[in-house]
RNA sequence: GCUCCGGUAGCUCAGUGGCUAGAGCACACGGCUGUUAACCGUGGGGUCGUAGGUUCGAAUCCUAUCCGGAGCG
Numbered sequence: 001g002c003u004c005c006g007g008u009a010g011c012u013c014a015g016u017g018g019c020u021a022g023a024g025c026a027c028a029c030g031g032c033u034g035u036u037a038a039c040c041g042u043g044g045g046g047u048c049g050u051a052g053g054u055u056c057g058a059a060u061c062c063u064a065u066c067c068g069g070a071g072c073g
Base pairs, nucleotide, nucleotide: 001072002071003070004069005068006067007066010025011024012023013022018056027043028042029041030040031039049065050064051063052062053061
């Protein structure tokens, strides 16, 4: 230098054009318990890496770019 994969909640990930962007763990509060843990419930937390474009509508498609990984030279 070229090619490919990935970047979504604090962490691990799902979501492959349209319902309000979700799950598990973590965190906070409550329930249960003699207490803790476990278990059950509720809640907070997201500019979907960044900037443009396409579309009535984009996390999703296109372009550029940044970061991480793999391969080739």